Predicted 3D model of a 350-nucleotide part of an RNA (small-subunit ribosomal RNA, central domain) from an uncultured cyanobacterium. Model confidence (mean pLDDT): 86 of 100. Rfam family: Bacterial small subunit ribosomal RNA. RNAcentral holds the full RNA, with entries from ENA and SILVA.

Context: one part of a larger RNA
RNA sequence: UUGGGCGUAAAGCGUCCGCAGGUGGUCAGCCAAGUCUGCCGUCAAAUCAGGUUGCUUAACGACCUAAAGGCGGUGGAAACUGGCAGACUAGAGAGCAGUAGGGGUAGCAGGAAUUCCCAGUGUAGCGGUGAAAUGCGUAGAGAUUGGGAAGAACAUCGGUGGCGAAAGCGUGCUACCGGGCUGUAUCUGACACUCAGGGACGAAAGCUAGGGGAGCGAAAGGGAUUAGAUACCCCUGUAGUCCUAGCCGUAAACGAUGGAUACUAGGCGUGGCUUGUAUCGACCCGAGCCGUGCCGAAGCUAACGCGUUAAGUAUCCCGCCUGGGGAGUACGCACGCAAGUGUGAAACUC
Numbered sequence: 001u002u003g004g005g006c007g008u009a010a011a012g013c014g015u016c017c018g019c020a021g022g023u024g025g026u027c028a029g030c031c032a033a034g035u036c037u038g039c040c041g042u043c044a045a046a047u048c049a050g051g052u053u054g055c056u057u058a059a060c061g062a063c064c065u066a067a068a069g070g071c072g073g074u075g076g077a078a079a080c081u082g083g084c085a086g087a088c089u090a091g092a093g094a095g096c097a098g099u100a101g102g103g104g105u106a107g108c109a110g111g112a113a114u115u116c117c118c119a120g121u122g123u124a125g126c127g128g129u130g131a132a133a134u135g136c137g138u139a140g141a142g143a144u145u146g147g148g149a150a151g152a153a154c155a156u157c158g159g160u161g162g163c164g165a166a167a168g169c170g171u172g173c174u175a176c177c178g179g180g181c182u183g184u185a186u187c188u189g190a191c192a193c194u195c196a197g198g199g200a201c202g203a204a205a206g207c208u209a210g211g212g213g214a215g216c217g218a219a220a221g222g223g224a225u226u227a228g229a230u231a232c233c234c235c236u237g238u239a240g241u242c243c244u245a246g247c248c249g250u251a252a253a254c255g256a257u258g259g260a261u262a263c264u265a266g267g268c269g270u271g272g273c274u275u276g277u278a279u280c281g282a283c284c285c286g287a288g289c290c291g292u293g294c295c296g297a298a299g300c301u302a303a304c305g306c307g308u309u310a311a312g313u314a315u316c317c318c319g320c321c322u323g324g325g326g327a328g329u330a331c332g333c334a335c336g337c338a339a340g341u342g343u344g345a346a347a348c349u350c
Base pairs, nucleotide, nucleotide: 003322004321005320006319007304008303012318014201015200016199017198021194022193023192025088026087027086029084030083031082033081034080035077036076037075038074039073040072041071042070043069049065050064051063052062053061054060091191092188093187094186095184096183097182098181099180103177104176105175106174107173108172109171110154114150115149116148117147118146119145120144121143125136126135162169163168206247207246208245209244210243211242215241216240220236221235222234223233258317259316260315261314262313263312266295267294268293269292270291271290272289273288274287275286276285299306300305323350324349325348332343333342334341335340
C1' cells in the first nucleotide's frame, strides 16, 4: 500500500503461445449505460458552520438559516467512453513475384588430427617440469614408413557477419518442415496489443534404461611442492562427456534493460532486398525498407552512462520491489525416481 520505482542501489518472469480480463484506428447515424445539467424528494434530533439572543462574560444554552455532497425520481444535452446497426483502409492478416540464412528434423558421405592394433626400418632412450619424480622402454619404446580399427569434433572460409522466441545453431550433399525480409497493392475489413491462471520450449550438470567409449576427465591412486597441501604442477584414471528413449526445469538463462505503438538532430561502418542516373555488363555512386554495430543534438540520469536498436517524449497491458541478517531457510501444499524445484514466512537481532 497513497505514492515512488525496477541497466549498475531492492526490483523485468529464462523464452514464447494464449483463454478470461484490461486497452484499442477513420467516417457518419441511432440509443442514452457511463458523463454533464435543471427541478423534486430524502439524508431524524443532538453535533458542526453563519447570524441573533439568554445566564454580569466565557464555557454552557435557546431561536433562525444555510452551503457542499450522497442516494432516489423526473426533464434535458450528445462532444468523449460505451451499446446497436452501417461504411472505410493508413493497423493486422491473406494472395502474387522474388530473396538471404551455422533456423529445425532425418539420412548419406568426407578429409585432417588423436589413440589403439599389425608389419617394416632402427637403437637407447622417451615423456614430463620451474627443477624433478612417479610413468613408458632392450620382452625393442620414442622416431619414421605402410596397412587396419574406433570414437569424437569439424581447421582455413570466419567477420562487434548470418539465423532463431529464448536456450542455441558452423565439414559437404539430399529430403521434409518453420520463420524472416523486399516488392506489388489483388483480397479480407480492426480480424489488433497485452496477458493473471494455463500450455509449450528450455545450456550445463544430474537421474532411469539400453548402447558406445578415441580424446578429455569430477571421484580415486601415485609423484612433486610445502611447515602442512585433502590444492595449484606432473603421471595414471572411474563416472561423465557421445547416441536412442524418458525425466529434471535450473544458470551472471545478461543488454544484469518485459512486450506493443507513435514521435524526437546527425555522422561513420556492416548484412539482406528493391530501385535511380549510368553502364555492353558487373562494380563504384545515390535513394527506400528491414537488420546489426560505433560515435554523438536535444532530452534523461545520483553518477557511470543511454541517446531513432533510448535508459528521451507519451499511451496501453503484464511481471516485480519496499532496510540488512535470520532466509530463498522453516512449515504447509504441488511437482519429481532421486537430487531437488516452485510457492514462501516468523520469532529474534542490528